Parts: sequence; structure tokens; C1' cells
RNA sequence: ACGAACCCCGUGGGAGAGAUCGCCCUUGCUUUUCCCUGGAAAGCAAAGGCGGCGCCGAAGGAGCAACCGCCCCUGGAAACUCUCAGGCAAAUGGACCGCGGGGGAAUU
Repeated sequence: ACGAACCCCGUGGGAGAGAUCGCCCUUGCUUUUCCCUGGAAAGCAAAGGCGGCGCCGAAGGAGCAACCGCCCCUGGAAACUCUCAGGCAAAUGGACCGCGGGGGAAUU
């Protein structure tokens, strides 16, 4: 001098699968009868919680395989598999990819 792998920050893109059923609770609106001047009941909408069935796979996690390492034992290992977790309108999240910045130090 070249500055990889890797890590962090910002930014753009980013899929799949029921906005399903039931119950509880809160808020708002409407209607009705009763009692009465404010309650009660029913319905609708939104948010939250719990449970059931169905489904997804790209946070995380787990398992194994090609492969790599290893005398053996056995270690690492995917966007594959499993769905524990997570998710199934929008939002959020999101592996991975691009761009910018910082750290980092391999190699020559």
C1' cells in the first nucleotide's frame, strides 16, 4: 500500500398462510321493553385476553444430509426437514439481497 471473512448502524426491496369459530372484558353507536330520567337487554364496529380447529415457513431454536475436519471417538454444517417458539387483513416482524458509513484485521 491492498485491504477479505466477520460484526454494528442507517437506508431501499422483501414471500407464505383463516382479518376462522366460540367465550370473557372495555369503549363508541343504534334499537326495544320495563322501571323511570338514568339504568337494563339485544345488535353492530374496534381494541385486548383465553380456548378450539385449519394452515404457513424467511426471526430464533432443534435435527440430519452433501461436504469439510478427524487415527478412532466424533466436531462443524443449508433457503432441506421439524414446527418448540413465531406467524396467517393492515401495521409490526422478516431470512436474504443492494447501497452508504464505521469497526476489524486475513492475504499479498

Overview:
This is a predicted structure of a 108-nucleotide RNA (Glycine riboswitch aptamer) from Phaeospirillum sp. Model confidence (mean pLDDT): 75 of 100. The sequence was found by an Rfam model in a public genome assembly.